A computed fold for an 82-nucleotide RNA from a Gemmatimonadales bacterium, annotated as c-di-GMP-I riboswitch aptamer. Lineage of the source: Bacteria > Pseudomonadati > Gemmatimonadota > Gemmatimonadia > Gemmatimonadales. The sequence was found by an Rfam model in a public genome assembly. The coordinates come from a structure-prediction model, not an experiment, and the mean pLDDT is 83. Of the family's consensus pairs, 80% are formed in the model.
């Protein structure tokens, strides 16, 4: 340094829910909470799902969004058995 995630140490984040605010909505932000997470740090690149518009309707496709705690992947990071 790389793979890996045993034991510990230092820490970190914060599911659901509640309150307030923003948004047509999915959802987001702040505070409380703490289910859990070795990247639950970060990025919408690929997929998937969700919302909106559109379509007589369906499928497929096109457009505008969201989700990183859905998966993959890129970048970065603490510790060190093997």
């Nucleotide at each position: 340094c790389c793979c890996c995630g045993a034991a510990a140490a230092a820490g970190g984040c914060a599911c659901c829910c509640c309150g307030g605010c923003c948004g047509c909505g999915a959802g987001g932000c702040c505070g409380g909470u703490c289910c859990g997470c070795a990247a639950a740090g970060c990025c919408a690149g690929g997929g998937a799902c969700c919302u909106c518009c559109g379509u007589c309707g369906u499928g497929g496709g096109a457009g505008a969004g969201g989700u990183g705690g859905c998966c993959c992947g890129a970048c970065u990071g603490c510790c060190g058995a093997g």